Predicted 3D model of a 703-nucleotide part of an RNA (large-subunit ribosomal RNA, domain II) from a bacterium.
Rfam family: Bacterial large subunit ribosomal RNA.
The sequence was found in a public genome assembly.
Context: one part of a larger RNA
RNA sequence: UCCGGCGAGUUAGUGGGUCGAGCGAGGUUAAGGGGUCGGUCGUGAGGCCGCCUCCGAAGCCGCAGCGAAAGCGAGUCUGAAAGGGCGUUUAGUUCGAUCUAUUAGACCCGAAGCCAAGUGAUCUAACCAUGGCCAGGGUGAAGUUGGGGUAAAACCCAAUGGAGGCCCGAAGUGUUAACCGUUGAAAAGGUUCUACAUGAGCUGUGGUUAGGGGUGAAAGACUAAUCGAACUUGGUGAUAGCUGGUUCUCUCCGAAAUAGCUUUAGGGCUAGCGUCCGGCGUUAACCCGCAGGGGUAGAGCACUGGUAGAUGUAGGGGAGGCAACCCCUCUUCCGAAGUCUGUCAAACUCCGAAUACUGCGGCGAACUGCCGGGCAGUCAGUGCGUGGGGGAUAAGCUUCACGCGCAAGAGGGAAACAACCCAGAGUGCCGAUCUAGGCCCCAAAGUGCAGGCUAAGUGGAAAACGCUGUGGGUUUGCUUAAACAGCUAGGAGGUUGGCUUAGAAGCAGCCACCCUUUAAAGAGUGCGUAACAGCUCACUAGUCUAGCGAACCUGCGCGGAAAAUGACGCGGGGCUUAAGCCUGCCGCCGCAAUCGCACCUUCUUUGAUUCUUCGGAAUCAAGGAGGGGUAGGAGAGCGUUCCUGGCAGCAGCGAAGGCAUACCGAGAGGAGUGCUGGAGCGCCAGGAAGUGAGGAUGUCGGA
Repeated sequence: UCCGGCGAGUUAGUGGGUCGAGCGAGGUUAAGGGGUCGGUCGUGAGGCCGCCUCCGAAGCCGCAGCGAAAGCGAGUCUGAAAGGGCGUUUAGUUCGAUCUAUUAGACCCGAAGCCAAGUGAUCUAACCAUGGCCAGGGUGAAGUUGGGGUAAAACCCAAUGGAGGCCCGAAGUGUUAACCGUUGAAAAGGUUCUACAUGAGCUGUGGUUAGGGGUGAAAGACUAAUCGAACUUGGUGAUAGCUGGUUCUCUCCGAAAUAGCUUUAGGGCUAGCGUCCGGCGUUAACCCGCAGGGGUAGAGCACUGGUAGAUGUAGGGGAGGCAACCCCUCUUCCGAAGUCUGUCAAACUCCGAAUACUGCGGCGAACUGCCGGGCAGUCAGUGCGUGGGGGAUAAGCUUCACGCGCAAGAGGGAAACAACCCAGAGUGCCGAUCUAGGCCCCAAAGUGCAGGCUAAGUGGAAAACGCUGUGGGUUUGCUUAAACAGCUAGGAGGUUGGCUUAGAAGCAGCCACCCUUUAAAGAGUGCGUAACAGCUCACUAGUCUAGCGAACCUGCGCGGAAAAUGACGCGGGGCUUAAGCCUGCCGCCGCAAUCGCACCUUCUUUGAUUCUUCGGAAUCAAGGAGGGGUAGGAGAGCGUUCCUGGCAGCAGCGAAGGCAUACCGAGAGGAGUGCUGGAGCGCCAGGAAGUGAGGAUGUCGGA
C1' cells in the first nucleotide's frame, strides 16, 4: 500500500412542537393488589419473571381569575377619583410515533495532565558491612649518621633514608579529537588519538534510603533503555470552546461568512439571511404618476481659511533740509488692512444635480408579503467594477460603502487560469438558430470583398526623453527678375578701432560697433597663432536648373529596453498589397443559451372518474409555471438482521453463499438462467433494530 471483517446521533427520565389513536368539561391512573395464561426454579407446599385483564382517586393536567397577602371573584389589584394593569367570549387530557431541548460518557476516536492505593535502588546516586586489585621504571621530602662549622646553636657538605590527592607507563578506570557507523555488528558501538593510574582510587558480594519522596563534588543529574516529579492499577468513557472521522437512493427549496453583547475575538447568545407547518388574503418587488426633505458630484468665493500677481494707504527702510528733533520734503525700495485680476478646500458654501430614500395613488397570482410556531446552518470570506479612508493617487495590501460573480455554478471563450467575457446544466437526439469568441494549418468556419496604414516580425510587454523613419493635414517664407544644394571667383580700405596687456592685429577680456570703395564683404561665425600669418563663414557675382526651406496638428513605426538550464514576452507551425493595424461590408463556425421532437418530475388551474369518516383523498387528461447547488430544512423510497401472522410457499429432482450474464427499475436495487456449493431459505402484510463503509497517521487478520 492493497484485500477482507469490525467501526460513530443510542438508551432512559423530564420539557416543548408536529402527526395518529382513545375519551372529552373532563382526561389519566401510580405504587400496590386480584385473576387467567406462559416461562423458570424446587421432590413438594410454593418462589421468581413476563404478557393480558380487573381493581386501586392518593396524585397530575384541565375546567377562573386577580392580588405580596388577608381576601374577593367574572372579575380583581391599584388609585381620593378619573383612569390604568392582569383577566372574562371554554378544550382539554392520556398513550403511541417522530423532531428537538435538557440531565446523564450522550455521535465516535484522541491528550498533556490531577488524585488515591500500591510496586520498584538486580540499572543508577549516596551511604553501611565484608572481601579483592593497582606490572615495571623515575624523582628523592622529613628524619638519621659522618664530616665541616659555632662559645653553644644556626648553618654547610656527603652518605643514608624512602615521603608524595609527585612523574613516566601496563592491568584497571575514564572518554579528548577525528573518522566510521546512523533500516548500525550495537536502542550509544568500532578504530586511531587521548586522561587518571597509592588515591577525594578502582572493584566483587550483601545491605539501607521511595515518588513532591530519595540520592545528588549540583548537570534538574540519577531513581530498571522512562524523570522539571518513576512505574502499575483505580477514580475513568477525566476534560478537550481543538483536530480527524461519521456508512443506501431519489425529489422540492436553499443560506451565511453581517449587527449588538461577550476574560470575547478560530467559541458563544439574540437579531439578520434558509426551510417546513398553520393563519391572513394582494398586502411584496418591478414599473408608471404625483408629492416630499436633502447638501453629495459639479460649481462657486457671498462666509471661514489658504493662495499668485497688481495697486500702493497706514506703517517701515533709505536720501535730503535743519545746529538738532518726536519737524519738513523726496523716494525707482519693503509694505498690514482695503481695492482689482487669477485661483484652492473632507472638517468652506451665495448655489446645486443625476441617483438613492420616504409617502400617496395606479398596475401587480408569483422571484409574493405579513403574523404565529417547529428545525436549522452561518459569525475565517474572496475577486472584479464603482465611490472613499489608510498606504507611496505601492501590493494577489488594508478598511468601509453600492453592485456583480465565486463561495454553493457545470458548459463555451480568454493556450493553460475559483473570481474576467458569454451563459444559469431535469433526460435523450449524427436536429436547427445564434452569444462571447473566432474562420491559413494544428482546429469547426473566408488563404472573403473594398479602401488605407505599417517594414519595426511592430503586431507578439514599458516611461521620461530623443529621431531628416514614413503617411495625412494646416500655416508661412524664398523662387524663371533663377530660389535651395553643389562648383568657380570675390570676401576689401581707414585699421593692428579704443582700452587692457609682455603681446591682444576680426576671434583672452572690457567699451564702442562708425565711415569708405563696392556686385558684395561683420570693427567679424568657427578653427588656428606666443602675437601675426593661414583656413573658413556671413555677404556678393558667375555657372546650373525647378522647386527649396521653416513651424504646427495628427496616423503607424524606431531608439530608450540588462537575469540567471534553450530558443520562450504570438499556445505552436508559420504570417509582410498579411494570417499585422484602421474603416466599411458580405458569408460562415461556434455553448449544456434559445428553438424543435420525445420523455421523467414538482407546483398550480380546469375537467372527468373512483373512494370518502363529507373535511377531503387518489387516478387520468389538458393548459400554465418550474426542476445548478455546499451548510442546512422538508418529503418519498431501497436494502440488511431478528420477531408476529399469512402463503397446505421453495428446497438433496439441490437452500443460503460464490462465479458469469446482452433482462427489469429514475435510483438505492430486483429477477431469470448456467456453473459452483452442499442445507437451509424466501414472498406478502405488519413490528423491532447491534440497519448500509473508502477514508478516522482507525482497528484485527491476510497478502